RNAcentral holds the full RNA, with entries from MGnify. Predicted 3D model of a 1133-nucleotide part of an RNA (large-subunit ribosomal RNA, half B) from a marine eukaryotic metagenome. Its mean pLDDT, the model's own confidence on a scale to 100, is 81. It matches the Rfam family "Bacterial large subunit ribosomal RNA".

[in-house]
Context: one part of a larger RNA
């Protein structure tokens, strides 16, 4: 010093985030008890009184000496539940009804659960759940049952919206896969046919569509006018919407602004309570509003109580320290490990300069060693990981639908197709109900009909054949629907039954599950912006050249806006009287479009298609891939008389690799051969692959539950650089100040300094430099808040204003809030501004911020998120070095001892009030001094001390409860916090006492002067001479010859080890007192002092008890006394 305990004067929460911690209360009996209330509670509410022992009587009782109770009388104490054990209480608010449960190891809560309410599903082989299945749970239950979701007792209630999403229903239409499939096309084939291809039609669920549903997910508005002061807006208008938030509550666990405003409580209230309503961003089972009871919940407050505090003190035990024994760990590049200023990868024990420093230990302390510990958890990065979410992508379990199989019999109905047999066919004209075409002169037993002929008409008839159309019947095949049957297992009965179940194919659905994706640049990242191409500037006169530098464009257009040939000229100026003509010039107009460069290439007319085919030497550019320019040649053309020109456009943008696929052409290849398929070649088409050299055909989010690898290549803190911002000077002086720039204030400007603000940069540190505020302890600067000294004043005095000098000392206590800050209360001489890693967490705290839990508002479909709010939430380190505070040892100075000086260092340094001068100077008055002197000590800071006043005082004295022990009584002792309680010596202490900050000198600051020139004046200065401050030096107190330049003086011996000790003390020392010629310590005796009248005995009383009796006992203190120990001897220097 710490930990755990004990006590505490006066005050009593002033402490602090917060009464944290501690203290208070406490048992039993009697009494008494409020609001409110679900009538049960609240309640042990609150608040009071009593409590032991002895004796007697009475009562109860098993207890007539002994248990319990009542009454009466008495006894002693500070105190009788005498110890231990044993609620502090009241009021108000929030949340949750309650008892309960939870993050084993930082969260116990407002979270979970809960009874209650409600919705949905489920008819039993139940739904739901587990499983691959068998099977099982549900349940040996059956809708008063089971499962799932939401809400969360109770009371009053639970509004509007079905547009979106979901769920449920409906079945008309659309859509809709395998499958069935009249048929199409192609190829091959002698044929039958085979293979491929396309496709009408038929066909389910789903989806669209239509409706219902919110105690399903969810949602629940703007603008504007208006009333006889103003304000407000019952009232009106208009737009939008599915509907526009009802009741209730409301600055709230929700309110940003905000410490809203008002009221209450307080001296003072960012919290709290009651209201208001302007609800950033309340609101009705994601329940709204209340609510008695309950809560180790959160907030506010009062009473009591206290060492939480003012302000700390003493004591006990343990540890720390010393000795003996035993004996770890962290850490460690090596160490021979100072300070200041500077430097430097930007904060140095180690570099530069200076200063300081003899050597070595011990006890402390924690400022530094960017101390130790943990390859930073924040931040960024990684074509890292994990988990979670979803209307990311892609799959998939499951569910569901259709088809086929397992799969049989029979009947009926409907329907489709084919076939057969029948049947149907009316314009007018014409015998008349002419389906069409071909054949055809006969057919028939007959009646008769028909041909020919005539006639009508577009068509002519009998008969035969084929076909169309209409409608029936039958057969076959297919489909759909309905009904019936039973034979699908070892037996029987019942039921079901070709359904179901199972298998396969296909569709729908499908975060239930899985695999993945979710860009880069970036003055950190995110948000924003951008990403390819063209033009200009930046670009520094070749080319090229960056930035999240400054400006703009493009993702086309044109059959003429192309080719050729010809013609002509827009603007301005000059000359000429005009038209005209000529000349010159152009930066303007124009050249489809941006800009730049360029240009008569512009405009018009005529005629045309070179906006050609095959191709290319050579250059430019250039990592590559690409890109650009291009003479000459061949072919066949356009135009022009011709020379010639023409392979698009004044030039520079108008774009996209490869793969894959389509179309056309093709002398190419053709898997035994011939073909075909397929491929190649040429031409061409399909990418806002715009993240534009294009990772895939196909891709979004969250992580505070997080993890890994890295980064000071990159942010947050701090440092550094910078100084825009900020702060502070100087200067100018428009103006204000009645007049007058400068008593005071000072615009627009100029200048410099600082490194306290907000920033910029990203230089050290990410194998860790702990972050706000408070506490503690400080230290420096001065741009001074007070105190000191001055100048000016628009200074009468007093009180002030402003400026200069000055850093010696000082610079308060509270209320609110985590606050710094700030506001407020009360004071003060004053309540300074800043730096020190926004000083200080190996010193403390942990309220805030900033992990994991939970809630509200808001955002998000969601996981989740919020410099929004709210409740809760592990702070490790034994000190090696330096530094610092102390204590020693050694050596030197010296041979030794005793004294001394003081170079130097440190400390201290204050302020007020009252009185006198003096109610004077001043002033009309009111008021009211300077200078000078004295007193006080409230206050501040410090040192010493314990006489007094107090505290403590654990081997002092006394009282006393419970209990144990020695046979018992008495008297004692032990334990119960020293058991508790009352006092208290020494010592230590403050709340006590004493003292100090006094008085002076010197040189100075600002300032004020004398004499006085430079400058015949003036001038405090140049020579010379003065005054002048709490500041500086001395002075005062303390340390101080290692002051290595090691002082000086005196003496010649002195000292230690050893023993007894304390006034000294961690050890060791020092100092002091002693060592038998002795009071050093212990013991003993006496007195003082403390306590308070011991035991024993006697007497009194039935007894508790009382009296004789200031008795007895006693620690550290005083005096006396050698009884004991300091003996004897030896050693060292």
């Nucleotide at each position: 010093g710490u930990a755990u305990g004990u006590u505490g004067a006066a005050g009593g929460a002033a402490c602090u985030c917060g009464g944290c911690a501690a203290a208070u209360u406490a048992g039993c009996u009697c009494u008494g008890u409020a609001a409110c209330u679900u009538c049960g509670g609240a309640a042990a509410a609150a608040g009071g009184a009593g409590u032991a022992a002895u004796a007697a009587a009475c009562a109860a009782u098993a207890a007539u000496u002994u248990u319990u109770g009542u009454u009466u009388a008495u006894u002693g104490u500070c105190a009788u539940u005498a110890a231990a054990g044993a609620a502090g209480g009241g009021g108000a608010a929030g949340c949750g009804a309650c008892u309960g449960u939870u993050u084993a190891a930082u969260a116990a809560a407002a979270a979970c659960a809960c009874a209650u309410g409600u919705c949905u599903c489920u008819g039993c082989a139940a739904a739901u759940u587990u499983g691959a299945a068998a099977a099982a749970a549900g349940a040996u239950g059956u809708a008063u049952a089971g499962a799932g979701g939401c809400u969360g007792a109770c009371a009053c209630c639970u509004g509007c919206c079905c547009g979106g999403u979901g769920c449920u229903g409906c079945a008309a239409g659309g859509u809709g896969a395998u499958g069935u499939g009249c048929g199409u096309u192609u190829g091959c084939u002698a044929a039958g046919g085979c293979a491929a291809u396309c496709a009408a039609a038929c066909u389910a669920a789903u989806c669209c569509c239509c409706a219902g549903u919110a105690a399903a997910c969810g949602g629940c508005g703007g603008c504007u006018g208006u009333a006889a002061c103003u304000c407000u807006g019952a009232c009106g208008g208009u737009c939008c919407a599915a509907a526009g938030g009802u009741a209730g509550c409301g600055a709230a666990a929700u309110u940003c602004c905000u410490u809203g405003u008002c009221g209450g409580g307080u001296a003072a209230g960012u919290u709290c309570c009651g209201a208001c309503c302007u609800g950033c961003a309340u609101g009705a089972a994601u329940g709204g509003u209340g609510u008695a009871a309950c809560g180790a919940c959160u907030u506010c407050u009062c009473c009591g109580c206290u060492g939480u505090c003012u302000c700390c003190a003493a004591c006990a035990u343990a540890u720390g320290c010393u000795u003996g024994g035993u004996g770890a760990a962290u850490u460690u590049g090596a160490a021979a490990u100072a300070c200041c200023c500077g430097u430097g990868a930007a904060g140095a024990u180690g570099c530069g300069g200076g200063u300081u420093a003899a050597u070595u230990a011990c006890a402390g302390c924690u400022a530094g060693a960017c101390g130790g510990a943990a390859a930073g958890a924040c931040c960024c990065c990684g074509u890292g990981c994990a988990c979670c979410u979803u209307u990311a992508c892609u799959a998939u379990a499951g569910u569901u639908a259709u088809a086929a199989g397992u799969u049989g019999u029979a009947a009926a109905a409907u329907u489709a197709a084919c076939a057969u047999u029948u049947u149907u066919g009316u314009g007018a004209a014409g015998a008349a109900u002419a389906g069409g075409u071909g054949g055809g002169a006969a057919c028939g037993u007959a009646a008769g009909u028909g041909u020919c002929c005539a006639g009508u008409g577009a068509a002519a008839u009998a008969c035969c054949a084929c076909c169309c159309u209409u409608a029936a019947a039958u057969u076959u095949u297919g489909a759909u629907u309905u009904u019936a049957c039973u034979u699908a297992a070892u037996u029987u009965u019942a039921u079901a039954a070709a359904c179901a179940g199972c298998u396969u194919a296909u569709g729908a659905u499908a975060g239930g599950u899985a695999g993945u994706u979710u860009g880069a640049c970036u003055g950190g990242g995110g948000c924003g912006g951008u990403c390819g191409c063209c033009u200009c500037c930046u670009a520094a006169a070749a080319a090229g050249u960056a930035a999240c530098g400054g400006a703009g464009g493009c993702g086309u257009a044109c059959a003429a806006a192309g080719g050729u040939a010809g013609a002509u000229u827009c603007g301005a100026a000059u000359a000429u009287a005009u038209u005209u003509u000529a000349u010159u010039u152009g930066g303007g107009a124009g050249c489809a479009u941006a800009a730049u460069g360029g240009c008569a290439u512009a405009u018009c007319u005529a005629u045309u298609u070179g906006a050609c085919u095959g191709a290319a030497a050579g250059a430019u550019u250039a990592a590559c891939a690409a890109a650009u320019c291009a003479a000459a040649c061949a072919g066949g053309g356009a135009u022009g008389u011709a020379a010639g020109u023409c392979g698009g456009u004044c030039a520079u943008a108008g774009u996209g690799a490869u793969c894959u696929g389509g179309u056309g052409a093709u002398u190419c290849u053709g898997u035994g051969u011939g073909g075909a398929a397929a491929g190649g070649u040429c031409a061409u088409c399909a990418c806002u692959c715009a993240a534009c050299g294009a990772a895939u055909a196909a891709a979004a989010g969250g992580u505070a539950c997080g993890c890994c690898g890295g980064g000071g290549a990159u942010a947050a803190c701090a440092g550094g650089c910078u100084a825009a911002u900020g702060a502070u000077u100087u200067u100018u002086g428009a103006g204000a100040g009645u007049u007058c720039c400068u008593a005071u204030c000072g615009a627009c400007g100029a200048u410099a300094u600082c490194g306290u603000u907000u920033g910029g940069c990203a230089c050290c540190u990410c194998g860790a430099u702990g972050u706000c505020g408070g506490c503690u302890c400080a230290u420096c600067a001065c741009a001074u808040c007070c105190u000191g000294g001055a100048g000016c004043u628009g200074u009468a005095a007093a009180u002030g204003g402003u400026u200069c000098c000055a850093a010696g000392g000082g610079u308060u206590c509270g209320g609110c809030u985590g606050u710094u800050c700030g506001c407020c209360g009360a004071u003060u001489a004053a309540a300074g501004u800043g730096g020190u890693a926004c000083g200080u967490g190996a010193g403390c705290u942990g309220g805030g911020u900033u992990u994991a839990g939970a809630a509200c508002g808001u955002c998000g479909u969601g996981a989740g998120a919020c410099a929004g709010u709210u409740c809760g939430g592990u702070c490790c380190c034994u000190a090696u070095c330096u530094a610092c505070u102390g204590u020693a040892a050694u050596u030197g100075u010296u041979a030794a001892a005793a004294a001394u000086u003081g170079a130097g260092a440190g400390g201290a340094u204050u302020a007020a009030a009252u009185u006198u001068u003096a109610g004077u100077a001043c002033g009309a008055g009111a008021g009211g001094a300077c200078c000078a002197a004295a007193u006080u000590a409230c206050g501040u800071a410090a040192a010493a001390c314990c006489u007094c006043u107090g505290g403590u005082g654990u081997a002092u004295c006394a009282g006393u409860u419970g209990u144990u022990u020695a046979a018992u009584c008495a008297a004692a002792a032990g334990c119960a916090a020293u058991g508790c309680u009352g006092a208290g010596u020494a010592g230590c202490u403050a709340c006590g006492u004493u003292u100090a900050u006094a008085a002076a000198a010197a040189a100075u600051a600002a300032u004020u002067a004398c004499u006085g020139a430079a400058u015949g004046c003036a001038u405090a200065u140049a020579a010379g001479u003065a005054a002048g401050a709490a500041g500086u030096u001395u002075a005062c107190c303390u340390c101080a010859a290692a002051a290595u330049a090691a002082u000086u003086u005196u003496u010649u011996a002195a000292g230690g080890u050893c023993g007894u000790a304390a006034u000294a003390g961690a050890a060791u020392a020092u100092u002091u007192a002693c060592g038998u010629u002795g009071a050093u310590a212990g013991g003993c005796u006496u007195a003082u002092a403390a306590u308070g009248u011991a035991a024993c005995a006697a007497c009194u009383g039935u007894g508790a008890a009382g009296u004789u009796g200031a008795a007895g006992u006693u620690a550290a203190g005083a005096a006396g006394u050698a009884c004991u120990a300091a003996u004897a001897a030896a050693c060292c220097u």